[in-house]
């Protein structure tokens, strides 16, 4: 990409009203997300509460999307896959095992010894036990000291960074969880085509409470300015016909720029608008898949403001 | 276009994770009674809608389906 061409009746819309020309999707689904669009008097400040995102960098109308990189985990390897700030600002949870689970300790073990000290190296619990790994020294041990690896600082270089690379001191690290509460940075009006707006017609220019120190404001709350009436109860008309409603952040091709996403130029085109629901039936060639031949079967599945993803269904 | 639910046969509790699974009515058996009911006693029965993911550990916490319901 997801079925193709012809003929015959037939349905909708637009036109030149004989006729001609179009005429349901890649997801039209879910309704998780962003925006265009419409309407609601508005403007400052505070940051008390609340929710969204969270490595850099590019893209794009915007996004929590795509795209490339960096860094982490898997795999032999090609790739894969990440809800990836911050754990020394605080609080807070690690059940059973287990001597002990962050205010570390001593179950067995080892040394040294009357008692009693000294150890954290070995067993052993457990997802995780206060740096690994070797040598060396010690009463036996330990970063105790060397050597590599790690951690922390401070200097250089490569990068736009995210981050990696080298030196140099330093014997030195505060376990894991933030899809734990919280910290930090940045953002957030509400309602939503049943949004809103003209035209016609009808009825009760009939009522009743309660506040004027009221009520209302665009991220909630709060202050100020503004602005004007603001809520409740009960009843009576109408629910028709028209825009909105499809020329677009558009759709193809070709050229350039770019590692991609994607983005300019140029040239072509105009691809459903329905209003209770139109986009259909037959009939015959053919394409696919299966089978010796007849023969069989050909997936998920229907617009109703539009557009960029995302998610899930899907024969081939 | 907005809101909840989904745990034992049935009706519902839990839930800012501790390895778990309750509670009533049903049901099975047991005592009790002439017998049967009540009323005591004791057991049975549970993928916690379904998959993926975080975490040493998900009935709880995040995600993505599905089914029911209600405006």
């Nucleotide at each position: 990409c997801g079925g193709a061409c012809a003929g015959u009746u037939g349905c909708u819309u637009u036109u030149u009203u004989a006729a001609a020309a179009a005429g349901a999707g890649g997801a039209a689904a879910g309704u998780c997300u962003g925006a265009g669009c419409a309407c609601u008097a508005u403007c400052g400040g505070a940051u008390a509460a609340g929710a969204a995102u969270g490595c850099c960098g590019g893209u794009u109308a915007a996004c929590u999307g795509c795209c490339g990189g960096a860094c982490g985990a898997g795999g032999u390897g090609a790739c894969u896959c990440g809800a990836u700030g911050g754990a020394a600002a605080g609080u807070g949870c690690a059940a059973c095992a287990g001597a002990a689970a962050a205010u570390a300790u001593a179950c067995c073990g080892c040394c040294u010894u009357u008692a009693a000290g000294g150890u954290a190296a070995g067993g052993g619990u457990g997802a995780a036990a206060a740096g690994g790994u070797a040598a060396g020294g010690u009463a036996a041990g330990a970063g105790c000291u060397u050597a590599c690896c790690g951690c922390a600082u401070u200097c250089a270089g490569a990068g736009u960074a995210a981050u990696c690379u080298g030196a140099a001191u330093g014997g030195c690290a505060u376990u894991g969880c933030a899809a734990a509460c919280c910290c930090c940075a940045u953002u957030c009006a509400g309602u939503g085509c049943a949004a809103g707006g003209u035209c016609a017609a009808a009825u009760a220019g009939a009522g009743a409470a309660a506040c004027u120190u009221a009520a209302g404001c665009g991220a909630u709350u709060c202050c100020g300015a503004c602005u004007u009436g603001u809520u409740u109860c009960a009843g009576g008309g109408u629910a028709g016909a028209c825009c909105g409603c499809a020329u677009g952040a558009c759709u193809u091709a070709a050229u350039u720029g770019g590692u991609a996403a994607c983005a300019a130029u140029u040239a072509a085109g105009c691809a459903a608008g329905a209003u209770a629901a139109a986009u259909a039936a037959c009939u015959g060639u053919c394409g696919c898949c299966u089978a010796a031949u007849u023969a069989g079967g050909u997936a998920c599945a229907g617009a109703a403001c539009u557009c960029a993803g995302c998610u899930u269904a899907u024969a081939g | 276009g907005c809101g909840a639910g989904a745990u034992a046969g049935c009706u519902c509790a839990g839930g800012c994770g501790g390895u778990c699974a309750g509670a009533g009515c049903g049901u099975c058996g047991g005592a009790u009674u002439c017998a049967u009911a009540a009323c005591c006693c004791g057991g049975a029965g549970g993928u916690c809608g379904a998959g993926a993911g975080u975490u040493c550990g998900a009935g709880u916490c995040u995600c993505u389906c599905u089914c029911u319901c209600g405006c």
Predicted 3D model of RNase P RNA and transfer RNA as a complex of 387 nucleotides. Rfam match: Bacterial RNase P class A. Its family is annotated with dimeric ribonuclease P complex, ribonuclease P activity and tRNA processing in the Gene Ontology.